Source information: This is a predicted structure of a 351-nucleotide part of an RNA (small-subunit ribosomal RNA, central domain) from an uncultured bacterium.
[in-house]
Context: one part of a larger RNA
RNA sequence: CUGGGUGUAAAGGGAGCGCAGACGGCUGUGCAAGUCUGAAGUGAAAGGCAUGGGCUCAACCUGUGGACUGCUUUGGAAACUGUGCAGCUAGAGUGUCGGAGAGGUAAGUGGAAUUCCUAGUGUAGCGGUGAAAUGCGUAGAUAUUAGGAGGAACACCAGUGGCGAAGGCGGCUUACUGGACGAUGACUGACGUUGAGGCCCGAAAGCGUGGGGAGCAAACAGGAUUAGAUACCCUGGUAGUCCACGCCGUAAACGAAGAAUUGCUAGGUGUCGGGUAGCAAAGCUAUUUGGGUGCCGCAGCUAACGCAAUAAGCAGUCCUCCUGGGGAGUACGUUCGCAAGAAUGAAACUC
Numbered sequence: 001c002u003g004g005g006u007g008u009a010a011a012g013g014g015a016g017c018g019c020a021g022a023c024g025g026c027u028g029u030g031c032a033a034g035u036c037u038g039a040a041g042u043g044a045a046a047g048g049c050a051u052g053g054g055c056u057c058a059a060c061c062u063g064u065g066g067a068c069u070g071c072u073u074u075g076g077a078a079a080c081u082g083u084g085c086a087g088c089u090a091g092a093g094u095g096u097c098g099g100a101g102a103g104g105u106a107a108g109u110g111g112a113a114u115u116c117c118u119a120g121u122g123u124a125g126c127g128g129u130g131a132a133a134u135g136c137g138u139a140g141a142u143a144u145u146a147g148g149a150g151g152a153a154c155a156c157c158a159g160u161g162g163c164g165a166a167g168g169c170g171g172c173u174u175a176c177u178g179g180a181c182g183a184u185g186a187c188u189g190a191c192g193u194u195g196a197g198g199c200c201c202g203a204a205a206g207c208g209u210g211g212g213g214a215g216c217a218a219a220c221a222g223g224a225u226u227a228g229a230u231a232c233c234c235u236g237g238u239a240g241u242c243c244a245c246g247c248c249g250u251a252a253a254c255g256a257a258g259a260a261u262u263g264c265u266a267g268g269u270g271u272c273g274g275g276u277a278g279c280a281a282a283g284c285u286a287u288u289u290g291g292g293u294g295c296c297g298c299a300g301c302u303a304a305c306g307c308a309a310u311a312a313g314c315a316g317u318c319c320u321c322c323u324g325g326g327g328a329g330u331a332c333g334u335u336c337g338c339a340a341g342a343a344u345g346a347a348a349c350u351c
Base pairs, nucleotide, nucleotide: 003323004322005321007305008304012319014201016199017198021194022193023192025088026087027086028085029084030083031082033081034080035077036076037075038074039073040072041071042070049065050064051063052062053061054060091191092188093187094186095184096183097182098181103177104176105175106174107173108172109171110154115149116148117147118146119145120144121143125136126135162169163168206247207246208245209244210243211242215241216240220236221235222234223233258318259317262315263314264313267296268295269294270293271292272291274289275287276286277285278284279283300307301306324351325350326349333344334343335342336341
């Protein structure tokens, strides 16, 4: 390389958009590049193969045949691929109508709670633990009442509920805005799928500049525990956590499951938002009606566990990645980054 694989054994890129490329619906008709077929030329000899012959056999030598799977030229075929033209509507998209949603961005705003400040009441404790102590408190704490400040997060509703490509998204209101779904079947007429490079998004932590800082809390300090205790427990506490702008680009970025997709393949039962039908109705019931999200389960698959219409089943398309363990996600080089580091990524040696 091929082959075989990629839920858990090595292996799915963190996610999306998309250039090139690869692959691609139905009908008619033309061309003939691929494809098939006829002919001609060429495909040196030797060698190899088949079958004869000559050395007593064989090796060896030699005749004939076929082969040399190819290339060139030329005549034809038109199913398939390709390509030109014409058309179609089942893929894809648009329009119209409709309801659902923590989808996004920005601004405004609300109540509970913690902390702090001021004032009142009030007096000796509070706090904390397995037990304590450090700590706070007669300069009046804890508790309680009233008022104020400030920051952060949004109890109940809340749900294997919803939305989003993933990361993720949850008080309320407004503005702007993305997507999906259902109904209709008016419009376009294959406009599609995937996607190496590329571009963009990307939790937390971390970094830069400037703000902010209530609570929590790496580091740090003290008190305990202990043989020790650079910990677990307690009292404090700074970065950080929050905001704006800019970087970083990684996670068990997980469903450890690529896309999509696309098609096909028993059922049962929940749930979410639609459609249709019935009932007089809030509503209830039915539904072989499409979309999402769960559980159970047949065939089939699987090393087993398990998966099972949301497949890990049966098939087709495109991409990533794997190829014994360690050395090692290391070294070197390169690219990116302010740095931290990230990306790419070996070998010797060893079992």
Its Rfam family is "Bacterial small subunit ribosomal RNA". Its family is annotated with structural constituent of ribosome and ribosome in the Gene Ontology. The RNAcentral record of the full RNA draws on Greengenes.